Record summary:
The prediction has a mean pLDDT of 78. A computed fold for a 181-nucleotide RNA from an uncultured Actinomycetes bacterium, annotated as c-di-AMP riboswitch aptamer (ydaO/yuaA leader). Rfam family: c-di-AMP riboswitch aptamer (ydaO/yuaA leader). Rfam's curators write: This family represents a conserved RNA structure found upstream of the ydaO and yuaA genes in Bacillus subtilis and related genes in other bacteria.

[in-house]
RNA sequence: GCGAGUACUCCGCCGAGUUCGACUAAGACAUCCGCAAGGGUGUCCGCAUUCGGAGCCGGGGACCCACUUUCCCUGGGGCGAAUCGGCGAUGACCGAGAGGAACGUCUCUCGCGAAUCGCGGUAGGGCGACUUUCCCGCCCGAGCCCGACAGCUCACCCGGUAGGCGGUGUGGAGAGGGAGC
Numbered sequence: 001g002c003g004a005g006u007a008c009u010c011c012g013c014c015g016a017g018u019u020c021g022a023c024u025a026a027g028a029c030a031u032c033c034g035c036a037a038g039g040g041u042g043u044c045c046g047c048a049u050u051c052g053g054a055g056c057c058g059g060g061g062a063c064c065c066a067c068u069u070u071c072c073c074u075g076g077g078g079c080g081a082a083u084c085g086g087c088g089a090u091g092a093c094c095g096a097g098a099g100g101a102a103c104g105u106c107u108c109u110c111g112c113g114a115a116u117c118g119c120g121g122u123a124g125g126g127c128g129a130c131u132u133u134c135c136c137g138c139c140c141g142a143g144c145c146c147g148a149c150a151g152c153u154c155a156c157c158c159g160g161u162a163g164g165c166g167g168u169g170u171g172g173a174g175a176g177g178g179a180g181c
Stems, first nucleotide, its partner, number of pairs: 010167005018054005027044007055161006065151001075149001076146004084121001086119005094111007124140005130176006
């Protein structure tokens, strides 16, 4: 000097996931007991957890409205932007045909096709460090839950308040706002 990692502080991003109060570990001060080690009391501060509020978010839940028919398949629903297709590979279960085989059973071919993987799209969503419009650019397009059950829905009832990342101002133009000089 370069690169990587960890911890703390600050700033920022996705997301409802922020904030106040109480108890309280550690800590600080004062004082008392004790040779010392150490211990007691009071005050201040106060992690995590728990509890209680505010804010934000989600679910259930009337009248009215909506749905209500036939056939096939097979449940249905919720959170979330995360839906809906296409192509290819592997291919369970099942069905048909053929052959071997003493029954059992095995092999091959074809059909249907769950599931998994890969490629590339898409409804939709996020970011580019004040807000917003247009343009441009870069990304996401997952996962989880309920458990036979839920349309909307006043009153009412219930629940959540996590987790995961990054280090911009070096995207452009217009408008607005704010701060500084």